[in-house]
RNA sequence: GAAGUCGGCGAGGUGAUCGCCGGUGCCUUCGGGCACGGGAGGAAAGUCCGAGCUCCACAGGGCUAGGUGCUGGCUAACGGCCAGUCGGGGUGACUCGAAGGAAAGUGCCACAGAAAGCAAACCGCCUGGCUUCGGCCAGGUAAGGGUGAAAGGGUGCGGUAAGAGCGCACCGCCCGUCUGGUGACAGACGGGGCACGGUAAACCCCACCUGGAGCAAGACCAGAUAGGUGUCGCGCGGCCCGCGUCAUGACACCGGGUUGGUUGCUCGAGCCCGCCAGCAAUGACGGGCCUAGACGAAUGAUCACCGCCGGCAGAGGGCAACCAGAGCCGGCACAGAACUCGGCUUACUGCCGACUUCGACG
RNA sequence: CGGGACGUAGCGCAGUUUGGUAGCGCACCUGAAUGGGGUUCAGGGGGCCGGAGGUUCAAAUCCUCUCGUCCCGACCA
Numbered sequence: 001g002a003a004g005u006c007g008g009c010g011a012g013g014u015g016a017u018c019g020c021c022g023g024u025g026c027c028u029u030c031g032g033g034c035a036c037g038g039g040a041g042g043a044a045a046g047u048c049c050g051a052g053c054u055c056c057a058c059a060g061g062g063c064u065a066g067g068u069g070c071u072g073g074c075u076a077a078c079g080g081c082c083a084g085u086c087g088g089g090g091u092g093a094c095u096c097g098a099a100g101g102a103a104a105g106u107g108c109c110a111c112a113g114a115a116a117g118c119a120a121a122c123c124g125c126c127u128g129g130c131u132u133c134g135g136c137c138a139g140g141u142a143a144g145g146g147u148g149a150a151a152g153g154g155u156g157c158g159g160u161a162a163g164a165g166c167g168c169a170c171c172g173c174c175c176g177u178c179u180g181g182u183g184a185c186a187g188a189c190g191g192g193g194c195a196c197g198g199u200a201a202a203c204c205c206c207a208c209c210u211g212g213a214g215c216a217a218g219a220c221c222a223g224a225u226a227g228g229u230g231u232c233g234c235g236c237g238g239c240c241c242g243c244g245u246c247a248u249g250a251c252a253c254c255g256g257g258u259u260g261g262u263u264g265c266u267c268g269a270g271c272c273c274g275c276c277a278g279c280a281a282u283g284a285c286g287g288g289c290c291u292a293g294a295c296g297a298a299u300g301a302u303c304a305c306c307g308c309c310g311g312c313a314g315a316g317g318g319c320a321a322c323c324a325g326a327g328c329c330g331g332c333a334c335a336g337a338a339c340u341c342g343g344c345u346u347a348c349u350g351c352c353g354a355c356u357u358c359g360a361c362g
Numbered sequence: 363c364g365g366g367a368c369g370u371a372g373c374g375c376a377g378u379u380u381g382g383u384a385g386c387g388c389a390c391c392u393g394a395a396u397g398g399g400g401u402u403c404a405g406g407g408g409g410c411c412g413g414a415g416g417u418u419c420a421a422a423u424c425c426u427c428u429c430g431u432c433c434c435g436a437c438c439a
Base pairs, nucleotide, nucleotide: 001358002357003356004355005354006353007352008351009350012306013305014304015303016302017301018300020039021038023036024035025034026033027032041334045345046344048343049342050341051340052339053214054213055212056211060241061240062239063238065210066209067208068207069206070084071083072082073081074080085099086097087096088095089094100205101204105203106202107199108198109197122145123144124141125140126139127138128137129136130135153171154170155169156168157167158166172194173192174191175190176189177188178187179186180185218263219262220261221260227254228253229252230251231250232249233245234244235243256438257437258436270289271288272287273286274285276283277282307332308331309330310329311328312327316323317322363435364434365433366432367431368430369429372388373387374386375385382419390406391405392404393403394402395401412428413427414426415425416424
């Protein structure tokens, strides 16, 4: 100087003035007032996965449908995370991978090309025959050319009429045995001339997983109103069986009324510190802490000073590269809780810390 | 807040199921018929399928992420 990995912070700080929303206490002429203390995020976002919670009768069986997909571990669970294996990329630190099965079956492989899936022979090469000497016919061949995304191992030597795993060496592939590893897999040895194109983010097969709906779930209180028509089932939306329940019932449509309050509602797989086990993800133990709960929905605005970044400027220093910097201007992101967690993904101005790699110089 | 659908030419749509040249109508342009216009007839142009990445020989179509638009859902009786 250029890179890589991991982690942290994030509309910067202080002060003043004016406000907004909850909580607690006090006062009140019940209108409110005063004091104290609290008030957005790493993504609160997208709603892409997984759960808690609630209701459907705690939901039983079968088919179907959907999802996941190397191995081992972590976790409440996961399509997440950690550690590894294999493959691709990089000189390297490191990084990326929807990474089971195509020798169970089915489908598809357009155009081009002779041939595209029990392979085939257009040009060519070789042999034989014929010839009007231009070629033609029969056979062999798959090395070379051509088509294509893809043409049935690769390189070399031998071999041959020309060729070809036809033979051999190395590499690749397949099969077997042994060793190491929990395993994915790796290594060694032996055997086989090689038989097996691609596509499963096509159907499918194998293994594992999944009941549905969602806080507008659900529960309670208060108030208002006007019923009518249709269907026969409904039990939560794929079907069947089983079970339950019902005719003062259930659902749909038209019409009518309300647009209120309480709860669910924030103490939770919670946060911080220490220590132990583990490579790690994570877990055990001990101590400490309480941190929005608002629905046309608060968490803000103005001013002053300081800070950081960029540009202009260019006093001063230096041989030079450069250092330095009064003053002026501009900027300080993405965004914003709405039942709650664990992840993923996406957006984002920048700043800080730790470690590692490569190159150059000393 | 929750659930669902759509995005293809200027406009309205088909094609996506089963991957293989991107189409239809209106609009636009040119020519002809008319004295001129409308109308009719003949011909023509215009798209990289909202954006990015992936699977595949090949993607509007299959998969993932993302952007935008639209629709539905309150309670009582």
Two RNAs folded together computationally: RNase P RNA and transfer RNA, 439 nucleotides in total. It holds a member of the Rfam family "Bacterial RNase P class A". Rfam links the family to the GO terms dimeric ribonuclease P complex, ribonuclease P activity and tRNA processing. Rfam classes the family as a ribozyme.